[in-house]
RNA sequence: CCGUGCUAGACGGGGAGGCAGCGGUGCCCUGAACCCGCAAUCCGCUACAGCGGGGUCGAUGGGCCGCCCGAGGCCCCGGCGCGCAGGGUCCGGUGCGGCAGGCAGGCGUUGACGGUCGGGUCCCGCGCAACGUGCGUCCGUGAACCCCGCCAGGUCCGGAAGGAAGCAACGGUAAGCGGGUGCGCGCGUGUGCCGCGGGGUUGCCGGGCCCGAGUCGGGUCUGUCGCGUGCCGCCUGAGCGUUCGCGGUCGACGGCGGACGCACGG
Numbered sequence: 001c002c003g004u005g006c007u008a009g010a011c012g013g014g015g016a017g018g019c020a021g022c023g024g025u026g027c028c029c030u031g032a033a034c035c036c037g038c039a040a041u042c043c044g045c046u047a048c049a050g051c052g053g054g055g056u057c058g059a060u061g062g063g064c065c066g067c068c069c070g071a072g073g074c075c076c077c078g079g080c081g082c083g084c085a086g087g088g089u090c091c092g093g094u095g096c097g098g099c100a101g102g103c104a105g106g107c108g109u110u111g112a113c114g115g116u117c118g119g120g121u122c123c124c125g126c127g128c129a130a131c132g133u134g135c136g137u138c139c140g141u142g143a144a145c146c147c148c149g150c151c152a153g154g155u156c157c158g159g160a161a162g163g164a165a166g167c168a169a170c171g172g173u174a175a176g177c178g179g180g181u182g183c184g185c186g187c188g189u190g191u192g193c194c195g196c197g198g199g200g201u202u203g204c205c206g207g208g209c210c211c212g213a214g215u216c217g218g219g220u221c222u223g224u225c226g227c228g229u230g231c232c233g234c235c236u237g238a239g240c241g242u243u244c245g246c247g248g249u250c251g252a253c254g255g256c257g258g259a260c261g262c263a264c265g266g
Stems, first nucleotide, its partner, number of pairs: 001266006009057003012030004020046005034054005062260001064258005072250004077245002079242004084237004089230001091233003094228010105216003114210004119205003122199006128192002130189008138179004147172003155164003
């Protein structure tokens, strides 16, 4: 150096989860890799940590060790987003109110604001009017006799002439009763575009005169103060998500380097 037969080993690995731990089944990553049976309220094992059966390759284009790269998973912290629970009246949003300022807008040289004068509205008194009521006036009625006038008849006095009292009727009248409300007077009143005098003028309304340009601002904006409101911001806590940032951990595929059997024969 060549050949033959073996053995170790290989025929996928990894992450999370789960487990006292390891591995598997199921999920995910890698990427191409014998077959059958078992398995999630699970299966098999115990640091030599799947088990059982079968097959192929076999110390090599193979396996092992170290380093690098690094798919992907997981964890911590932070950021961001979402909803949840709690807190508080500090601050902001927001509601109401006060004040200040700005701007619309209204009023104003057909005269604002201010000043002044008198008036109305309000109160008191008086008057007038209206209405109501009473009285009077007016009309009617109204006394057997004890009211009036005139008094037939009758009566009385007288010789007569004549005279006297006087009932009824008639005419009238008093009190009273009734009517009317034109007039007068008194009283009263939930009456009055009425008049006179006085008071008051805080408010409101309109007017005269003086002055000569502001005045109001209820709308809106800003600021400030107060009160209210946990609805939002805010603060605290736990959770979920994240194509985000920092750190940690495991790590497939791949790259580099190193070392690597036994027996026999030629």

Bacterial large signal recognition particle RNA from a Bacillota bacterium, 266 nucleotides, folded computationally. The prediction has a mean pLDDT of 76. Rfam family: Bacterial large signal recognition particle RNA. From the family's description: The signal recognition particle (SRP) is a universally conserved ribonucleoprotein involved in the co-translational targeting of proteins to membranes. The family's RNA type in Rfam is non-coding RNA gene.